RNA sequence: GGGGCAGGCCGGAUGGCUGCGGGCGCCGCACGGCGUCCGAGGAAAGUCCGGACACCACAGGGCAGGACGCCGGGGAAAUCCCGGGCGGCGAAAGCCGACGGAAAGUGGAACAGAGAGGAGACCGCCCACGGGCGACCGUGGGUAAGGGUGAAACGGUGGGGUAAGAGCCCACCAGCGUCCGUGGUAACACGGGCGGCUCGCUAAACCCCGUUCGGUGCAAGGCGAAACAGGUCCCGCUGACGCGGCCCGCCGAGGGACCGGGUACGCCGCAAGAGCCGUCGGGCAACCGGCGGCCCAGAUGGAUGGCCAUCCUCGACAGAAUCCGGCUUACAGGCCUGCUAAGGGA
RNA sequence: GGGCGAUUAGCUCAGUGGGAGAGCGCCCGCCUCACACGCGGGAGGUCGUUGGUUCAAGCCCAACAUCGCCCACCA
Numbered sequence: 001g002g003g004g005c006a007g008g009c010c011g012g013a014u015g016g017c018u019g020c021g022g023g024c025g026c027c028g029c030a031c032g033g034c035g036u037c038c039g040a041g042g043a044a045a046g047u048c049c050g051g052a053c054a055c056c057a058c059a060g061g062g063c064a065g066g067a068c069g070c071c072g073g074g075g076a077a078a079u080c081c082c083g084g085g086c087g088g089c090g091a092a093a094g095c096c097g098a099c100g101g102a103a104a105g106u107g108g109a110a111c112a113g114a115g116a117g118g119a120g121a122c123c124g125c126c127c128a129c130g131g132g133c134g135a136c137c138g139u140g141g142g143u144a145a146g147g148g149u150g151a152a153a154c155g156g157u158g159g160g161g162u163a164a165g166a167g168c169c170c171a172c173c174a175g176c177g178u179c180c181g182u183g184g185u186a187a188c189a190c191g192g193g194c195g196g197c198u199c200g201c202u203a204a205a206c207c208c209c210g211u212u213c214g215g216u217g218c219a220a221g222g223c224g225a226a227a228c229a230g231g232u233c234c235c236g237c238u239g240a241c242g243c244g245g246c247c248c249g250c251c252g253a254g255g256g257a258c259c260g261g262g263u264a265c266g267c268c269g270c271a272a273g274a275g276c277c278g279u280c281g282g283g284c285a286a287c288c289g290g291c292g293g294c295c296c297a298g299a300u301g302g303a304u305g306g307c308c309a310u311c312c313u314c315g316a317c318a319g320a321a322u323c324c325g326g327c328u329u330a331c332a333g334g335c336c337u338g339c340u341a342a343g344g345g346a
Numbered sequence: 347g348g349g350c351g352a353u354u355a356g357c358u359c360a361g362u363g364g365g366a367g368a369g370c371g372c373c374c375g376c377c378u379c380a381c382a383c384g385c386g387g388g389a390g391g392u393c394g395u396u397g398g399u400u401c402a403a404g405c406c407c408a409a410c411a412u413c414g415c416c417c418a419c420c421a
Base pairs, nucleotide, nucleotide: 003340004339005338006337007336008335009334010333012311013310014309015308016307017306018305020039021038022037023036024035025034026033027032041317045328046327048326049325050324051323052322053217054216055215056214060248061247062246063245065213066212067211068210069209070084071083072082073081074080085099086097087096088095089094100208101207105206106205107202108201122147123146124143125142126141127140128139129138130137131136155173156172157171158170159169160168174198176195177194178193179192180191181190182189183188221268222267223266224265230259231258232257233256234255235254242250261420262419263418275294276293277292278291279290280289281288282287312315347417348416349415350414351413352412353411356370357369358368359367364401372388373387374386375385376384394410395409396408397407398406
């Protein structure tokens, strides 16, 4: 220098002119103008999770239903983050994992195959009887070592044993259960004893266990103003609506469907926050705490644009709409830091 | 902005983890003087895309893409 891996950052720069949205101040108010300050992102996106907030009993109970699922920690919470364990991949650095339970129960495994889960005998092997001169054939039985089918066939290797065989017996190994010891907060790891000889797959199939979840969403909701025209049917103090699938409970007088009519204006919610930057301390880290500094979009047909000059590596994905924490997806190119070394080449 | 749903043949749609189907349309043949109707036969599929679970996925799960629907206030 090149390859691989991990983490972080930037993602046109500077100056001038001009346009647009907003805050503040001034011109006495309005209109308008002047000055000054601010003005998209790491994903603003998908809406996949979780909250804040608002309304509905200031939010209740049960069933049903959904989500999650190794251990410890963090966090407001989470299908989030950090560290560890276990499993898989890789030579390594490292990466990936919806990772509880299949000896609670139910179900599924097409085709092939004898047999698909307390299974089974097609070929083969062996024994007995009968037949045949014989090769061999038939009947009855034993067997699961070998062949064959399949994604998967009820431990593996070796020895003994047997008519042939078989955990039938033995040794070692793998796996399971249980007891004990050591290390660890734990998941778990390591070691030893005992046991029956093996109890297979599927829970992103039903299900079981544990934890957790009320509903609707800023077009929530509140205030003000303007305009208009009501009609039909149904439910309701024997309790409707709220309340969503059901029941209980609460509340207490209007409610629902369809047709028709009117307005689509202003203000709040709405931007100082689980906020950002720096530094110090604790912690392996996520994160937490102290101190100092900063104010950083707020539209409502919806604001960031255009032109000129200079420079370079010629600029990707993409545009806020109540807010915040995550995840996921899209992204030209560039920079920085750390780690790794199997094979091949010099 | 918020909340839902759908995607399978050219069109409209079925489809319970194991063989991808129906109706209309298209093509060929028969029937007819000819056309239509009718009868017989046939072709046509990345099950929207990608990944995962499973022995096996149109179906189960996740991400993405495309299309569609609903939601203001007053009487």
Predicted 3D model of RNase P RNA and transfer RNA as a complex of 421 nucleotides. Its mean pLDDT, the model's own confidence on a scale to 100, is 82. Rfam match: Bacterial RNase P class A. Rfam classes the family as a ribozyme.